[in-house]
Context: one part of a larger RNA
RNA sequence: GCCAGCGAGUUACGGUGUGUGGCAAGGUUAACCAGUGAUGGGAAGCCGGAGCGAAAGCGAGUCCGAAUAGGGCGCACAGUCGCAUGCUGUAGACCCGAAGCCGUGUGAUCUAUCCAUGGGCAGGGUGAAGCGGAGGUAAGACUCCGUGGAGGCCCGAACCGACCUAGGUUGAAAACUGGGCGGAUGACCUGUGGAUAGGGGUGAAAGGCCAAUCAAACACGGUGAUAUCUGGUUCUCCCCGAAAUGCAUUUUGGUGCAGCGUCGCACGUUCAGCCAUGGAGGUAGAGCACUGAUUGGGCUAGGGGGCCCACAAGCUUACCGAACCCAGUCAAACUCCGAAUGCCAUGGCUCCAGAGUGCGGCAGUGAGUCCACGGGGGAUGAGCUUCGUUGGACGAGAGGGAAACAGCCCAGAGCGCCGGCUAAGGCCCCUAAGUGUGUAUUAAGUGGCAAACGAUGUGGGAUUGCCCAGACAGCCAGGAGGUUGGCUUAGAAGCAGCCACCCUUGAAAGAGUGCGUAACAGCUCACUGGUCGAGUGGUCCUGCGCGGAUAAUGUAACGGGGCUAAAUACACCGCCGAAGCCGCGCCUUUGAGUUCGCUUUCGAGCGAGCUUGAGGGGUAGGGGAGCGUCGUGCCUGCAGCGAAGCCGGAGCGUGAGCGCCGGUGGAGCGGGUCCGAGUGAGAAUGCUGGC
Numbered sequence: 001g002c003c004a005g006c007g008a009g010u011u012a013c014g015g016u017g018u019g020u021g022g023c024a025a026g027g028u029u030a031a032c033c034a035g036u037g038a039u040g041g042g043a044a045g046c047c048g049g050a051g052c053g054a055a056a057g058c059g060a061g062u063c064c065g066a067a068u069a070g071g072g073c074g075c076a077c078a079g080u081c082g083c084a085u086g087c088u089g090u091a092g093a094c095c096c097g098a099a100g101c102c103g104u105g106u107g108a109u110c111u112a113u114c115c116a117u118g119g120g121c122a123g124g125g126u127g128a129a130g131c132g133g134a135g136g137u138a139a140g141a142c143u144c145c146g147u148g149g150a151g152g153c154c155c156g157a158a159c160c161g162a163c164c165u166a167g168g169u170u171g172a173a174a175a176c177u178g179g180g181c182g183g184a185u186g187a188c189c190u191g192u193g194g195a196u197a198g199g200g201g202u203g204a205a206a207g208g209c210c211a212a213u214c215a216a217a218c219a220c221g222g223u224g225a226u227a228u229c230u231g232g233u234u235c236u237c238c239c240c241g242a243a244a245u246g247c248a249u250u251u252u253g254g255u256g257c258a259g260c261g262u263c264g265c266a267c268g269u270u271c272a273g274c275c276a277u278g279g280a281g282g283u284a285g286a287g288c289a290c291u292g293a294u295u296g297g298g299c300u301a302g303g304g305g306g307c308c309c310a311c312a313a314g315c316u317u318a319c320c321g322a323a324c325c326c327a328g329u330c331a332a333a334c335u336c337c338g339a340a341u342g343c344c345a346u347g348g349c350u351c352c353a354g355a356g357u358g359c360g361g362c363a364g365u366g367a368g369u370c371c372a373c374g375g376g377g378g379a380u381g382a383g384c385u386u387c388g389u390u391g392g393a394c395g396a397g398a399g400g401g402a403a404a405c406a407g408c409c410c411a412g413a414g415c416g417c418c419g420g421c422u423a424a425g426g427c428c429c430c431u432a433a434g435u436g437u438g439u440a441u442u443a444a445g446u447g448g449c450a451a452a453c454g455a456u457g458u459g460g461g462a463u464u465g466c467c468c469a470g471a472c473a474g475c476c477a478g479g480a481g482g483u484u485g486g487c488u489u490a491g492a493a494g495c496a497g498c499c500a501c502c503c504u505u506g507a508a509a510g511a512g513u514g515c516g517u518a519a520c521a522g523c524u525c526a527c528u529g530g531u532c533g534a535g536u537g538g539u540c541c542u543g544c545g546c547g548g549a550u551a552a553u554g555u556a557a558c559g560g561g562g563c564u565a566a567a568u569a570c571a572c573c574g575c576c577g578a579a580g581c582c583g584c585g586c587c588u589u590u591g592a593g594u595u596c597g598c599u600u601u602c603g604a605g606c607g608a609g610c611u612u613g614a615g616g617g618g619u620a621g622g623g624g625a626g627c628g629u630c631g632u633g634c635c636u637g638c639a640g641c642g643a644a645g646c647c648g649g650a651g652c653g654u655g656a657g658c659g660c661c662g663g664u665g666g667a668g669c670g671g672g673u674c675c676g677a678g679u680g681a682g683a684a685u686g687c688u689g690g691c
Stems, first nucleotide, its partner, number of pairs: 001691006011091013026047003032041003051058002061073004094232002097229001101222006112196009121186001123155003126151001130147006159183003163180005198214001200210003235626006245258005259365002261362007270355001272350008285337001286335002291331003295327004302320002304317004368394005373388005399410003414586004419582003425576003428561003434573001436572006447563001453547002457544010474531005480504003485499003510525001514523002587616013627680001629677003633673006645664005651658002
């Protein structure tokens, strides 16, 4: 890992609903007794039949109160005892799961420390004290040579240890092996016996060690501790179908109440939509009348600067500037104004649907997510965060589209059909359907990512200048004189800079547009004539394109091929396309009508059929109806002419499942009905076994 078996809402007693049955203003017994039992006896007790008050107490009333005001709670409405069942309380209370707490014991054969008694330490080195001799001294001290053999001394086996490294890491080993390494007469190592015990021991102290277990050992018990936590919780079909919100919470992954679901009963359109009428309101927008903010100008208190000035006063100011005026603005916490929606009420109309409301039983939910709209926070960031009595989807929703893609677009799947029509989206090939029609645009593979900004890209529109008295572009020619204008300057001559910008000749020519020179010169432009012969400039609006454009495996920013239409815009025709809609058949739920049968305390209830209307996606969850397993009772069957079980097979049923046939097997087994349960397995790192 697989297979098989086992494996989780039970039971008792209370409470409260529902279904059903008995009796009913009553209902019922408990222990116990008798009896094989059914049952009979047993009235103590319990519930109901009256309430109100703290109580005395009074009583269809009572309490508060002075009250024959008022108000609270009551007075109409049937209960009770079984059985079944939903939920709940107390119990282990659906099952498994702690770490732990406490009690009583067992452990020092491991290990820590201690006690008693034994044992062990090759060899080598060093050479303390003391002692002897010699030197030395007044005597010493001291020095030298010997002797001597000290030491938690040195080197190094045994022995004890464990610093480094390699291997090992489903090991040879639940701590080892190899090589190197530390101590090795000591606070040394070790045998045997003994002592200390769990909030206790022991500890040269690491929370170490106390039998592979230690921030409190192990065994058993309390014990099925507790677990707002995680996991698991076993057959089928039918109907409905949520929530992820509010308030509170030692509360935030829990819970209570409400909200939303379901089931029952009651009411019977009260709901909802639309229309009409009447209301409340201060948002969007707008505005500046208030509160504030705010730009320019005017005017002008006050302040600053300057002039003047002993003081006071005065004059002045392209300084600041209240108030006021003109013009222009801004605001969630501004409003002289002020919608659309929405909301409330009344009336009417439409609609009859799993509308609405109340009471009651049972829940689940109380982590939400994305999209659109209106806001806050943030950076007018986030697949960000937080709100909305705004909407949608997913959640709990399949199908078609978006290449793929919970939340986007279309559309809500009862089952079947080798029928039809459509939606979104598509119709060259992959790939179902147009290489469809008309007009226009794009040349960028734009389409098939992106901004500020930039550009004689190109289409459309508007407006304006010049132009056959010849424009625009090109070419030929002129482009002069006063004058080198004045100033400045070393110089300044059209062309560093400052000022001025005139006059003349003329077809025209600036006191000069650019290049250039040290300054001149030179080239050129404006401007004019000629040549040529028809358009040529500017501005604005707008369609589609261009640049701006850089990322990590490999094209890789159309799904691909590929496309110049198979791109884009507008208009039109046709087709494809889904579980949508239609058609045909079938199943099922429910409303209404109707027929039949049964029951009936005549109101009605139950069952079956027909007609007709509307439904049948679904998690948590509510409700309903069934299948199957084991067993008792009753009824009734099968079986050695072959039961159960097992294997195979082409039957039936919406399903759980049920039958039939064959084989195997070799002794029991079914059907109906009521009842009772150790009643259904794929999951729990489930348990046991097998492989």